[in-house]
Transfer RNA from a Candidatus Woesearchaeota archaeon, 75 nucleotides, folded computationally. The prediction has a mean pLDDT of 81. It matches the Rfam family "tRNA".
RNA sequence: GGAUUUGUAGCAUAGUCUGGAUAUUGCACUGGCCUUCUAAGCCGGGGGUCGGGGGUUCGAAUCCCCUCAAAUCCG
Numbered sequence: 001g002g003a004u005u006u007g008u009a010g011c012a013u014a015g016u017c018u019g020g021a022u023a024u025u026g027c028a029c030u031g032g033c034c035u036u037c038u039a040a041g042c043c044g045g046g047g048g049u050c051g052g053g054g055g056u057u058c059g060a061a062u063c064c065c066c067u068c069a070a071a072u073c074c075g
Stems, first nucleotide, its partner, number of pairs: 001074007010027003020058001029045005051067005
């Protein structure tokens, strides 16, 4: 230098192929109940706008282009 894969909440993950409307789930965080206390259990709550930018479209995490980071392979 070239190719491929990956990037989604503090952490981990579903959704991407086939565009569809408030982006899923678990842990963590937080309020309450329960308990002598803790843990467990139960009922709630907050946190994202999907690595960044642009484009297509009525509509983009999803399609296209550029770019950044990581991993692997080739030279």